Overview:
Transfer RNA from Weissella cibaria, 72 nucleotides, folded computationally. It is recorded under the gene name trnR. Its Rfam family is "tRNA". The family's RNA type in Rfam is transfer RNA. RNAcentral holds the sequence, with entries from ENA and Rfam.

């Protein structure tokens, strides 16, 4: 230097072209308690960066930026 993969809330994950991106854990209020957990309700928070195709992109296509593998 080439080649292949992966990049989504603070974490770990679904969503392979269709509208308002999903669960769970955390977190944050509120209920219940003397108080604290535990339960229940309710919220904030996420598509690595730029560009293209599309009516329409988390998906597909270019690029660059990480991070893993592998040849050399």
């Nucleotide at each position: 230097g080439g080649a292949u993969c992966u990049g989504u809330a603070g974490u770990g994950u679904a969503a392979u072209g269709g509208a308002u991106a999903u669960c769970a854990c955390g977190u944050c209020g509120g209920a219940u308690u003397c108080c604290g957990g535990u339960u229940c309700c309710g919220g904030a928070g996420a598509u690595g960066a730029g560009g293209g195709u599309u009516c329409g992109a988390u998906u597909c296509c270019c690029c660059c930026c990480a991070g893993a593998u592998u040849c050399a």